[in-house]
Molecule: SAM riboswitch aptamer (S box leader)
Organism: uncultured bacterium
RNA sequence: CCAACAUCCAGAGCGGUUGAGAGGUCUGGCUCGUCGACACCGCAGCAACCCCAUCGGGGGGUGCUAACGCCAGAACCGAUGUGAA
Numbered sequence: 001c002c003a004a005c006a007u008c009c010a011g012a013g014c015g016g017u018u019g020a021g022a023g024g025u026c027u028g029g030c031u032c033g034u035c036g037a038c039a040c041c042g043c044a045g046c047a048a049c050c051c052c053a054u055c056g057g058g059g060g061g062u063g064c065u066a067a068c069g070c071c072a073g074a075a076c077c078g079a080u081g082u083g084a085a
Base pairs, nucleotide, nucleotide: 002083004082005081006080007079008078013043014042015041016040017039021032022031023030024076025074026073027072028071029070044065045064046063048062049061050060051059052058069077
């Protein structure tokens, strides 16, 4: 980069920086947010997939840590893991 497969109602928050919007698009709702959201960083945590070890306990990589990808409708799309050639 990308064919394919699986998952997207389980689980898990504090601190720092920043400063006005954020929850993918549209419509309609709802929610979060100057008592600082979103984002980024640190630490902590969770345990979905993979690897290692294993009697048991565990270790590592990626990932994730408001609400079902927030809900409904629509057309798209996206995210994460594994990964052929």